A computed fold for a 175-nucleotide RNA, annotated as Lysine riboswitch aptamer. The model forms 98% of the base pairs in the Rfam consensus.

[in-house]
């Protein structure tokens, strides 16, 4: 000193960089599988969806239909603010919790370098109101970064992956 290290510390990416919290606004919705009243009706109902019943409700009238009055909320979204940050974080898988039980979806918590550099657009698929939105996959251009090639006033081409990149330090270290 090349180089090496699941080493340490700091840092960068930006057409909304990422996440969290409460607040406000709209939506949900003049809706409710909400309440009350009236009428019809006549055997089922237990409501995210599918199934199930030895439980519960029901002829003192279930589900359903019509009319009238009153009339929400949650999850999801947007906005600005505050806070924490740059594997920020998101997704997948597994485990646990939530409902009478089972499955599934969903929500919450935990584990996991299994996948993803970042946002955007389009298509398709999925998401317990709608998908406005979000997530995944594919494609496209953009952007940051490194490598190789080209260029040297020009700034392109190809490729890589965050287990990356940049800076400093530490340790090891052939020669």
């Nucleotide at each position: 000193u090349a180089u090496u290290g699941u080493g340490a510390u700091a840092g960068a990416g930006g057409u909304u960089g990422c996440g969290u919290a409460g607040c406000u606004u709209a939506u949900c919705a003049g809706u409710a599988g909400a309440u009350u009243u009236u009428u019809c009706g006549g055997a089922u109902g237990c409501a995210g969806c599918g199934g199930u019943g030895u439980g519960c409700a029901g002829a003192u009238g279930a589900g359903g239909a019509a009319a009238a009055a009153u009339g929400a909320a949650a999850g999801g979204a947007a906005g600005a603010u505050a806070c924490g940050c740059c594997g920020a974080a998101g997704g997948g898988u597994c485990c646990g919790c939530g409902a009478g039980c089972c499955g599934u979806u969903c929500g919450c918590g935990g584990a996991u370098g299994c996948c993803u550099g970042g946002g955007c657009a389009u298509a398709c698929a999925g998401a317990a109101a709608a998908g406005a939105u979000c997530u995944g996959u594919a494609u496209g251009a953009c952007u940051g970064u490194c490598a190789u090639c080209a260029a040297a006033c020009a700034a392109g081409a190809u490729g890589g992956g965050g287990c990356g990149c940049u800076a400093u330090c530490c340790a090891a270290a052939a020669g």